This is a predicted structure of a 744-nucleotide part of an RNA (large-subunit ribosomal RNA, domain II) from a Candidatus Parcubacteria bacterium.
Context: one part of a larger RNA
RNA sequence: GCCAACGAGUGUGCUGCGCGUCGCUAGGUUAAGUCCUCCGGGACGGAGCCACAGUGAAAGCGAGCGUUAAUCCGCGUGAUCUUUCUUUUAACUCGACUUCCCGUGGCAGUAACCUGCCGCGCGUCGAGUUGAAAGAUAGAGGGUGGCGCGCACACGACCCGAAACCGGGUGACCUAUCCAUGUGCAGGGUGAAGCGGGUGUAACAACCCGUGGAGGCCCGAACCCACGAGCCGUGCAAAACUCGGGGAUGACAUGUGGAUAGCGGAGAAAUUCCAAUCGAACUCGGUAAUAGCUGGUUCUCCCCGAGAUAGCUUUAGGGCUAGCGUCGGUUAAUAGCGCAUUGGGGGUAGAGCACUGAAUGGGCCUUGCGGCUUCGGCUAGCGGGCCUAACCAAACUCCGAAUACCAAUGCGUGUUCCCGGCAGUCAGACCAUGGGGGCUAAGCUCCAUCGGUCGAAAGGGUAACAGCCCAGAUCUCAAACUAAGGCCCCCAAAUCGCCACUGAGUGUGAAAGGUGGUGGGAAGGCUUAUACAACCAGGAGGUUGGCUUAGAAGCAGCCACCCUUUAAAGAUAGCGUAACAGCUCACUGGUCAAGCUUUCCUGCGCCGAAAAUGUACCGGGGCUAAGUGGCGUGCCGAAGUUGAGGGUUCUCCGCCUUUGGCGGGGAGCGGUAGGGGAGCAUUCGCAUGGCACCGAAGCGGACGGGCGACCGUUCGUGGAGCGAUGCGAAGAGAGAAUGUUGGC
Numbered sequence: 001g002c003c004a005a006c007g008a009g010u011g012u013g014c015u016g017c018g019c020g021u022c023g024c025u026a027g028g029u030u031a032a033g034u035c036c037u038c039c040g041g042g043a044c045g046g047a048g049c050c051a052c053a054g055u056g057a058a059a060g061c062g063a064g065c066g067u068u069a070a071u072c073c074g075c076g077u078g079a080u081c082u083u084u085c086u087u088u089u090a091a092c093u094c095g096a097c098u099u100c101c102c103g104u105g106g107c108a109g110u111a112a113c114c115u116g117c118c119g120c121g122c123g124u125c126g127a128g129u130u131g132a133a134a135g136a137u138a139g140a141g142g143g144u145g146g147c148g149c150g151c152a153c154a155c156g157a158c159c160c161g162a163a164a165c166c167g168g169g170u171g172a173c174c175u176a177u178c179c180a181u182g183u184g185c186a187g188g189g190u191g192a193a194g195c196g197g198g199u200g201u202a203a204c205a206a207c208c209c210g211u212g213g214a215g216g217c218c219c220g221a222a223c224c225c226a227c228g229a230g231c232c233g234u235g236c237a238a239a240a241c242u243c244g245g246g247g248a249u250g251a252c253a254u255g256u257g258g259a260u261a262g263c264g265g266a267g268a269a270a271u272u273c274c275a276a277u278c279g280a281a282c283u284c285g286g287u288a289a290u291a292g293c294u295g296g297u298u299c300u301c302c303c304c305g306a307g308a309u310a311g312c313u314u315u316a317g318g319g320c321u322a323g324c325g326u327c328g329g330u331u332a333a334u335a336g337c338g339c340a341u342u343g344g345g346g347g348u349a350g351a352g353c354a355c356u357g358a359a360u361g362g363g364c365c366u367u368g369c370g371g372c373u374u375c376g377g378c379u380a381g382c383g384g385g386c387c388u389a390a391c392c393a394a395a396c397u398c399c400g401a402a403u404a405c406c407a408a409u410g411c412g413u414g415u416u417c418c419c420g421g422c423a424g425u426c427a428g429a430c431c432a433u434g435g436g437g438g439c440u441a442a443g444c445u446c447c448a449u450c451g452g453u454c455g456a457a458a459g460g461g462u463a464a465c466a467g468c469c470c471a472g473a474u475c476u477c478a479a480a481c482u483a484a485g486g487c488c489c490c491c492a493a494a495u496c497g498c499c500a501c502u503g504a505g506u507g508u509g510a511a512a513g514g515u516g517g518u519g520g521g522a523a524g525g526c527u528u529a530u531a532c533a534a535c536c537a538g539g540a541g542g543u544u545g546g547c548u549u550a551g552a553a554g555c556a557g558c559c560a561c562c563c564u565u566u567a568a569a570g571a572u573a574g575c576g577u578a579a580c581a582g583c584u585c586a587c588u589g590g591u592c593a594a595g596c597u598u599u600c601c602u603g604c605g606c607c608g609a610a611a612a613u614g615u616a617c618c619g620g621g622g623c624u625a626a627g628u629g630g631c632g633u634g635c636c637g638a639a640g641u642u643g644a645g646g647g648u649u650c651u652c653c654g655c656c657u658u659u660g661g662c663g664g665g666g667a668g669c670g671g672u673a674g675g676g677g678a679g680c681a682u683u684c685g686c687a688u689g690g691c692a693c694c695g696a697a698g699c700g701g702a703c704g705g706g707c708g709a710c711c712g713u714u715c716g717u718g719g720a721g722c723g724a725u726g727c728g729a730a731g732a733g734a735g736a737a738u739g740u741u742g743g744c
Base pairs, nucleotide, nucleotide: 001744002743003742004741005740006739011155012154013153015152016151017150018149019148020147021146022145023144024143025142027050028049029048033044034043035042036041054061055060064075065074066073080140081139082138084136085135086134087133088132089131090130091129092128093127094126095125096124097123102121103120104119105118106117107116108115109114158296159295161293165286166285167284168283169282170281176260177259178258179257180256181255182254183253184252185250187219188218189217190215194211195210196209197208198207199206223247224246225245227244228243229242230241262278264274265273266272271280299679300678301677302676303675304674309322310321311320312319313318323425324424325422326421327420328419329418335416336413337412338411339410340409341408342407343406344405350399351397352396356393357392360389361388362387363386364385365384366383368382369381370379371378372377428454429453430452431451432449433448434447435446436445437444459470460469461468474646475645476644477643479642480641481640485636486635487634488621489620490619494633496632497631498630499629500628501627507623513607514606515605517604518603519602520601521600522599523598524597525596526595534591535590536589537588538587540564541563542562545559546558547557570585573584574583575582647669648668649667650666651665652664653663654662655661656660680733682730683729684728685727686726687725688724690722691721698717699716700715701714702713703712704711705710
C1' cells in the first nucleotide's frame, strides 16, 4: 500500500416542549404502598398533579383585572367549525284561494264622477331554494393520560485524541552520594624533611659530601576518563569503532553487601541523575478526566433550500437572541408584496456664495500697524472696508433634484402576513456603482446598494481561468431555432457584399514627450498684373558714417541709423579677414509655368520600447486582410427555447366503488449547510402460510424486473438448513478517522 472483518446520535428519566396516534372526556391520571399471581402480570390505592378564570410587581380583586386624577389602552370573558334534525324568520320561484279595503292595467257602460267584469300587485295557505337566529344530535376542536417520533436538559451522551491533576503502590542490579568490608596500580625518573660525617661558629646558623625516600611530583602500561578528527549514521552499536588525547599513590580506580524514593532522594551544581524515561520516575486506579480544538461519522429516491449580518458577550476561529431556511397550523382581509395615480416630509447629487471659512486679479477708501522723513508729509510693505471679475468647501447653504421612504386609492398576485416545531449560519469572495482609509497604490482595507455572480451552478463564450459575458442541467433523441461569441485552417459557420482607413505585422503590451508618415475637416494669406521652389542677373553711391581702437572699412564694442542713384539694394541677417578683400542673405529684374503657403481640429500610424529555461505581449498556423471604422444580408453556435416520448411534485377538473385509482389541463423538478417526505436492505422476535439431500444458506456466471437502495429466474459450485406476508424490536448499512485486528 491493497484486501477482509470490526469501527461513531445510544440508554435511563411519573423531566420539559411540540407533532402523530390511541383511551377517557368537563374531566383525565394515579405515586408510595397493600393484596393476589400460573411470576407474564392483575386488582386496590385520589395523597398529589394537570384542567375547570383571569388579572396585577404585589396586597388583592374577580368575568373581570391592571394602569390613570380620569380616559385612552393592555391582558382576559362570551370559544369556534362541520353533519343531521326541529322551530322561528327573511328573500325569491311555483301552485291554489282571494270576501272586503288600497294601488294599477285592459275591456264595457258613462259627458264626467263613478260602476261592473277580467288580470296583476297585495294578503292567506302549501311546496321548493338560499340566508340568518335559537335549540337538539353526532363529530372535530379544546382537556388529560399512555405509546411513538423530533428536540432540549441531566448523565461519558456521536466516536477517537491530549499536554496534565490526584491517590495507592513498584523501583538506587543503571546512575548520584554515603556506610561497612575487600581488591588493584609494569617500569623508569626527580630526590623534600630527617639522620651521619666534614667545614664552620663563642655557641647557633650556614655550606659541602653522603645517607634517606617525601610528593593531590615527573615520564609511561594495566586501569579509569572522553579533548580532537575520521568512520558510522535502515550502524557491529538506541552513542560503537580507528588514530591521536588526559589522569595514572590519589579529592585514585574497583568487587561484594548495605542506606537514602517521587509534594521525595542524591547532586565538586549541569535542571545533573534516580533502570535507553526526569522542570518532577514508573505502574495501577480516580477515568470513557476535560478538549469553545483537529480528524472521522456507513443504504436509496423525492420536495424545498440558507448564512457568512445586527445586538450582547474575559467576546472576537466560541456562544445567546434577532435576521435568513424548512415543516406544520390559524386566519382570508382595513394582512403581505408588486405596479399605477395622488398626497407628504427631506437637504444628498448638482449648483451657489446670501451665512461660516478658504482664496486670485483690478479699482477706490483707510482715524490701524510697519518703513522713510526736510516733520509738512511720503510709501512699491502688513492689515481693514467698499465696488468689480473669475473661483473653492465632508463638518458652508440663498437654493435644490432623480431615486429612496411614508400613507391613501385603484388594479394585479393569492397567504407570501401571523403562530408554533426543527435547523444551519456569525472567517465570506470578486464584479458594478456611491463613499471612508491608503498614494483618486494593491488580487489592499472598511462601509453602502429592494445590485449581480460565485459560495451552493453544471452548460456555451473569454486559448487555459470560482466571482466577467450568455444562460439556470427532471430523463432520452445522430431533430429544429437562437444567446453571448463567432464564420481562412486547427474548429461548426461568409476566403460574404458595399464604402473608407492603416503599410506599422500596427493589429498581436505601456507614459510624458517627439513626429514635413498619411487620410478627413475648418479658417486665413499669396497667385496669369505670373504666386511657391529652382535657375540667370543685379544687390549700388556719399562712405572706410561718427566714436573707440594698433587696426574697426556693413559684420569686437558704443552712438546714430540719414541722404542719393534706382527695377532693386539694410549705415547690413550670416560666413569670412590682422584689418581689407571675398561668399551669401534681405530686396529687384528675367526664365519657367500653376497652384503655393500659414494656423487650428480630427482618424489611423511612427519613435520613445532593456531580463533572466526556448519563439513566448495574436491560443497556434498563418494573415496586407484573415487588421481597423461604418452599413448590410446570411449562417454557425448552449444542458437556453421548440419538437417527440417517458418519470415525478403541487394544483385544478372529470370519471370510477371508498382510504385510493385512472384520464386531462396548468405550474414546477441545479443545489452545500440544513428542514421535510417516501422507501430498500441486514439481525432477532410474534402470528399466518411455506421451501429443502429429487439439494437450504453461501459463492460464481447468464438473463430479467425496479428511478434507485435492491429483487427475481436459471446454470454451476456447495452440502444443511432457509425464505414469504403482516406486525414488532434493533449491537441496523463503511472508503476515508497518521482508525483497530488479521492476511498478502
Its mean pLDDT, the model's own confidence on a scale to 100, is 82. Rfam family: Bacterial large subunit ribosomal RNA.